[in-house]
Context: one part of a larger RNA
RNA sequence: CUGGGCGUAAAGAGCGUGUAGGCGGGAUGUUAAGUCGACUGUGAAAGCCCAUGGCUCAACCAUGGAAGUGCAGUCGAUACUGGCAUUCUUGAGUCCCGGAGAGGGUGGUAGAAUUCCUAGUGUAGAGGUGAAAUUCGUAGAUAUUAGGAGGAAUACCGGUGGCGAAGGCGACCACCUGGACGGGUACUGACGCUGAGACGCGAAAGCGUGGGGAGCAAACAGGAUUAGAUACCCUGGUAGUCCACGCCGUAAACGAUGAACACUAGAUGUUGCGGGUAUUGACCCCUGCAGUGUCGCAGCUAACGCAUUAAGUGUUCCGCCUGGGGACUACGGCCGCAAGGCUAAAACUC
Numbered sequence: 001c002u003g004g005g006c007g008u009a010a011a012g013a014g015c016g017u018g019u020a021g022g023c024g025g026g027a028u029g030u031u032a033a034g035u036c037g038a039c040u041g042u043g044a045a046a047g048c049c050c051a052u053g054g055c056u057c058a059a060c061c062a063u064g065g066a067a068g069u070g071c072a073g074u075c076g077a078u079a080c081u082g083g084c085a086u087u088c089u090u091g092a093g094u095c096c097c098g099g100a101g102a103g104g105g106u107g108g109u110a111g112a113a114u115u116c117c118u119a120g121u122g123u124a125g126a127g128g129u130g131a132a133a134u135u136c137g138u139a140g141a142u143a144u145u146a147g148g149a150g151g152a153a154u155a156c157c158g159g160u161g162g163c164g165a166a167g168g169c170g171a172c173c174a175c176c177u178g179g180a181c182g183g184g185u186a187c188u189g190a191c192g193c194u195g196a197g198a199c200g201c202g203a204a205a206g207c208g209u210g211g212g213g214a215g216c217a218a219a220c221a222g223g224a225u226u227a228g229a230u231a232c233c234c235u236g237g238u239a240g241u242c243c244a245c246g247c248c249g250u251a252a253a254c255g256a257u258g259a260a261c262a263c264u265a266g267a268u269g270u271u272g273c274g275g276g277u278a279u280u281g282a283c284c285c286c287u288g289c290a291g292u293g294u295c296g297c298a299g300c301u302a303a304c305g306c307a308u309u310a311a312g313u314g315u316u317c318c319g320c321c322u323g324g325g326g327a328c329u330a331c332g333g334c335c336g337c338a339a340g341g342c343u344a345a346a347a348c349u350c
Stems, first nucleotide, its partner, number of pairs: 003322004007304002012318001014201004021194003025088007033081002035077008049065006091191001092188003095184004103177007110154001115149007125136002162169002206247006215241002220236004258317006266295011299306002323350003332343004
């Protein structure tokens, strides 16, 4: 090294783009590197194995033989793998037509609501709770009407509905822009899959600079509750939440399930596009592709469960695990303004 695994027991990297590498469709020819066969050389001695012999035997020793995975060379085989050449279209991509979508970015617009301000009406309460109190109010609150300011978020539609690689995305309009899907089958002709490093994206919180600040609200203060109450409840309230630019790089970043391809009963719902039948037309019905749910056979599983969106049957590539604690730690290194992140032990102990 050869093992067994990774939904829940330890274990799928948060996600993508992609370098090296690994792996890779059909046909023909050629080559003979891998592969296979034969032969030759080599494979020290000792040892192992066999035979015979020497110490009374044995261990031990001596002599002879055999074996020796390997390496090199020569000759040969050509199915498979590889190299080279030619070719093909089903993998992959391009092109044309079409519709769907909270996919991303920028700018603008709208209405509801909260808060605040001004003015009017109006008078003693309001608010809050299990009950209260802190709190607000005769300097006129709460309520109500009109006007104004400002910030943030977009009710209904809304749906195991849609889009995106993931994080995530929800008012409307315009502009810029990415991807997927259906139909056509015109073009290229294996251009593919995966992907160590690398690079990019990456919720919330947090950090830096400058803005903004309605509501909410860590910290904090007060009122309650309580044996206590550094909480749960209430009244306030600052960072923050919002914007621009720059960092951080984590999460129960979850389907706790890596990516790609092929194969393996069905039933039913739903989204997008198409074909057929039917019809004045839209439905209904049959059917194809792509997504997204539920149920279920074989099979798998320790069980739960999974089951054409596999955790089934196979192939390729990557990542990861190897008893619990110590330890998502120490030290070192790299990154960061910091907070900290990434990588990652041991003693000891059970």

This is a predicted structure of a 350-nucleotide part of an RNA (small-subunit ribosomal RNA, central domain) from a metagenome. The coordinates come from a structure-prediction model, not an experiment, and the mean pLDDT is 88.